[in-house]
Context: one part of a larger RNA
């Protein structure tokens, strides 16, 4: 050395699954000075971790639910509660230490040190409870150069502002590896990052047009392009949804200023909003329409629950929920558990029911807002450093001879007998009214319930089935594991032996099994033994 039995020692495998995962339907969706978001420290009979909670500290009240067991996990003791209804769930209060926008001032966040009132038999010290930041918005009194006046100052109110949020959304900035088989236009990409900013969505949106929004096709199509790499529409069809409306200005009234009767500003009301023009204005009529907001009222659901059919026997076994033999339900034969594979044994399931409080759609009452119509004339009005042009830049699928659109410089209209667009431009034609603003839905993301899965099954699947963003590492920013499985039930080995009052083991007992003995299912292989054999 080889073989072959038995071991050890390892942690594959197989088998599971608390845990992730993707889709799908439904609901929900902002928190915060009334102290948020995250936290420090505390809180328990003894309390190390997590969990809850806040000095009223695994808790306190009240109102519903539920009905026999409870003092939350890791994990028992001990001592206690409970039908006079506790634990436990559901609403609604209450309390809620510090720190943290953090806001009395300070500060090396969780600590330090004040000022006014006020309490503690309170004069000091010393402690309590209130209060006390800054900006803005109204509102009073005060009030300089400077007479009115203004800035300025004190104060009083204000659920104003502040901070915070994975991801989703608009805005202002904006890269670069990279591709182009080098590289510069070009790509990458308006992506990554920053920095503002808003909501439960946001963003667009009501025609100087074919409302705005999303998705399917159009289509990788017309295009653009060192005509390279690449980029890459729209019309037009369908679908989802479906809603439209307020101002400015003519004019008309009033309050202010200005010597202020003519005028002129500026506030407030009324009136008024469109392109077949439209409105004011003259003249005639004539109704509170659709809608919408307020309150109220009802209310489908939401936040805890309830009801829920149906099974014996026999036999094997440590166990029936297997197999036999005979039965029942079934609007229920989906799931899961129960000692093994259970329609009838739990627990669900199909159906069918609930709610004192708190949200709460559509409805439905009330009350406020809130359109015109017909004829004139040709007298006002209809959004200016705008349109537009010139020259750059940007954005438009469009890199330009480039329409639309948006900025920067310069120039700079017309107003209705007016103006813009119809992809350079003209012409006619056709549309359409720009330089003020708002708007639901359908959409985008996350959570919440449910249901599914030719998803993953502990080196998988989140990093994280376990004390996981933990343990450890980094000054920091940050980076971040490993680590599941006795057993049907701890019944987790009473007692007795060896030992160091050990460790660990041999008996004994428990168990279907203890070679399931806690370093615990299963136990592969490298690797180390022990017996036997072969070989030499």
């Nucleotide at each position: 050395g080889c073989u072959u039995a038995c071991g050890g020692a390892g942690g594959a495998u197989g088998c599971c699954u608390u845990g992730g995962u993707g889709c799908c339907a439904g609901g929900u969706g902002c928190c915060g000075a009334a102290g948020a978001a995250g936290g420090a420290c505390g809180u328990g009979g003894g309390u190390c971790a997590c969990u809850g909670c806040g000095a009223a500290a695994a808790g306190c009240u009240g109102c519903g639910g539920g009905g026999a067991g409870c003092c939350g996990u890791g994990a028992a003791c001990a001592g206690g509660c409970g039908g006079a209804g506790a634990u436990c769930c559901g609403c609604a209060g209450g309390u809620a230490u510090c720190c943290g926008a953090a806001u009395g001032g300070g500060g090396a966040a969780a600590c330090c040190c004040g000022g006014u009132g006020g309490a503690g038999c309170g004069a000091a010290c010393c402690u309590c409870c209130a209060u006390c930041a800054u900006c803005c918005u109204c509102u009073g009194c005060u009030g300089a150069a400077c007479a009115c006046a203004u800035a300025g100052g004190c104060a009083g109110a204000g659920a104003g502002a502040a901070g915070g949020g994975a991801a989703c959304c608009c805005g202002g900035g904006g890269a670069a590896c990279u591709g182009a088989a080098a590289c510069a236009u070009c790509u990458a990409a308006g992506u990554a990052c920053c920095c503002g900013g808003a909501g439960g969505a946001a963003a667009a949106g009501a025609a100087a047009g074919g409302a705005u929004u999303u998705c399917c096709c159009g289509a990788g199509u017309a295009g653009u392009g060192g005509c390279g790499a690449g980029c890459g529409a729209a019309a037009g069809g369908g679908a989802a949804a479906g809603a439209g409306c307020c101002c400015a200005a003519a004019c008309c009234g009033g309050g202010c200023u200005g010597g202020g009767a003519a005028c002129a500003g500026u506030c407030c009301g009324g009136g008024g909003u469109u392109g077949a023009a439209g409105g004011g204005c003259c003249g005639g009529u004539a109704a509170g329409a659709a809608g919408g907001g307020a309150c109220g009222u009802a209310g489908a659901g939401u936040u805890a629950g309830u009801g829920g059919a149906a099974a014996g026997g026999u036999g094997u076994g440590g166990g029936a929920c297997a197999g036999c033999c005979u039965g029942c339900c079934a609007g229920a034969g989906a799931g899961g558990g129960u000692a093994a594979g259970a329609g009838c044994c739990c627990c669900g399931u199909a159906c069918a029911c609930g709610a004192a409080a708190a949200c709460g759609a559509a409805g439905c009452g009330u009350u406020c807002c809130g359109a015109g119509c017909c004829g004139g004339a040709a007298c006002c009005c209809u959004g200016a450093g705008u349109a537009c042009u010139g020259c750059c830049g940007g954005g438009c699928a469009c890199g330009c001879u480039a329409a639309u659109c948006c900025g920067g410089c310069a120039g700079g209209a017309a107003g209705c007998u007016g103006g813009g667009g119809g992809g350079u431009c003209c012409a006619c034609c056709c549309u359409c009214c720009a330089a003020g603003g708002c708007u639901a839905a359908a959409u985008a993301c996350a959570c919440c319930u449910g249901g599914c899965g030719a998803c993953c099954g502990a080196c998988a699947g989140a990093g994280g089935a376990c004390a996981a963003g933990u343990a450890c590492c980094g000054u920091g920013a940050g980076g971040g594991a490993a680590a599941g499985g006795u057993g049907a039930a701890a019944a987790g080995u009473a007692c007795c032996c060896c030992g160091g009052u050990g460790a660990g083991g041999g008996g004994a007992g428990u168990g279907a099994a203890a070679u399931a003995g806690a370093a615990c299912c299963u136990g592969a292989a490298a690797c180390c033994g022990u017996a036997a054999g072969c070989u030499g």